c-di-GMP-I riboswitch aptamer from a Nitriliruptoraceae bacterium, 96 nucleotides, folded computationally. Its mean pLDDT, the model's own confidence on a scale to 100, is 86. It was read from a public genome assembly, where an Rfam model found it.
C1' cells in the first nucleotide's frame, strides 16, 4: 500500500404512514416521518413478485341491427418492484 472481517468515531440512507404531483394501474418523484440498513449506493443481467392502458379471446349480458358497440370474464409487458434473492459496478472510517 492492497484484500478479508467489522468494534469504535464521524456521519449517511429512510420502511410503514401522511400530504402534493405524475401514471390506467402497479408504482415513482418531492416534503414530513424514521421500521430498519455496512452497501437499504447505482445497474432490470438471471430468478421471483406486482399491475393490465393497449391488444387478443369469449356457448356470457345488454344496445343497435348482420355486423358493430358497451359491459363482464380470461390471457398478455412493451410497464413496474434494487427495502425479494442472486449477479455486476462503485464507495467513507479502520480496533482486535
Nucleotide at each position: 500500500u492492497c484484500c478479508c472481517c467489522g468494534a469504535a468515531c464521524g456521519g449517511g440512507c429512510a420502511c410503514c404512514c401522511c400530504g402534493c404531483u405524475c401514471g390506467a394501474a402497479a408504482g415513482a418523484g418531492c416534503g414530513g416521518u424514521c421500521c430498519g440498513c455496512a452497501a437499504c449506493a447505482c445497474c432490470a443481467c438471471g430468478g421471483g413478485c406486482c399491475u393490465a392502458c393497449c391488444g387478443c379471446c369469449g356457448u356470457c349480458u345488454c344496445c343497435c341491427c348482420c355486423g358493430g358497440g358497451a359491459g363482464c370474464g380470461g390471457c398478455c409487458a412493451c410497464g413496474g418492484c434494487a427495502g425479494c434473492c442472486g449477479g455486476g459496478u462503485u464507495a467513507c472510517c479502520g480496533a482486535a